[in-house]
RNA sequence: ACUCGUGUGACUGGCGGAUUAGUGGAAGAAACCACAGGGAGCACGAAGGUAAGAACGUCGACCGCCUGGGCAGCCA
Numbered sequence: 001a002c003u004c005g006u007g008u009g010a011c012u013g014g015c016g017g018a019u020u021a022g023u024g025g026a027a028g029a030a031a032c033c034a035c036a037g038g039g040a041g042c043a044c045g046a047a048g049g050u051a052a053g054a055a056c057g058u059c060g061a062c063c064g065c066c067u068g069g070g071c072a073g074c075c076a
Stems, first nucleotide, its partner, number of pairs: 003046006011038002013066005022035004057071003
């Protein structure tokens, strides 16, 4: 590195598939609010003991069409 535990935790959107993927309230010049749930990342601890070897990655049930972000990493 990977794995586990605790804490913290950004981001968590709209429509359809669908007689089911939450509830309530808005919005379409929109893609939000609250709760629930999800959740990468971060901190600490445990375990492990050199195995991994820059990045092109990763997160919000699934698929499709859209909207908008976070984290990590790299460069200046």